[in-house]
Molecule: SAM riboswitch aptamer (S box leader)
Organism: Parafrankia sp. EUN1f
RNA sequence: GGCUCAUCCAGAGGGGCAGAGGGAACGGCCCAGCGAAGCCCCGGCAACCACCGACGCGAUCCUGCGCGGCAGGUGCUAAUUCCGACCCGGGACGCAGCCGGCGCCCGGGAAAGAUGAGGA
Numbered sequence: 001g002g003c004u005c006a007u008c009c010a011g012a013g014g015g016g017c018a019g020a021g022g023g024a025a026c027g028g029c030c031c032a033g034c035g036a037a038g039c040c041c042c043g044g045c046a047a048c049c050a051c052c053g054a055c056g057c058g059a060u061c062c063u064g065c066g067c068g069g070c071a072g073g074u075g076c077u078a079a080u081u082c083c084g085a086c087c088c089g090g091g092a093c094g095c096a097g098c099c100g101g102c103g104c105c106c107g108g109g110a111a112a113g114a115u116g117a118g119g120a
Base pairs, nucleotide, nucleotide: 003118004117005116006115007114008113013042014041015040016039017038021031022030023029026084027083028082043077044076045075048073049072051069052068053067055066056065057064081112086109087108088107089106090105091104093103094102095101
């Protein structure tokens, strides 16, 4: 890097160095000299995996699933993955006009992405 599965409307920031970008990509809209990216230190959040328990279920042990605990390995710590983009449904609004369309609003689903775990 590619594949599979799960999750993504919750939560959690200070300091030092540095010095102009950042929010994946496109469009929007935001953040940023009251200091961006990056690096370092110290905190915090969460509970995917690991570990522990033995409460429930699968008729017993093992094992599996659920549940509870913990915080070792990751992860995260502006905005729902910031919003949209493609498809479907709905709308009491606007445009244009009489077929239907475009915009706007609401909902759902994909795609893409992120994180974890697994396997080749």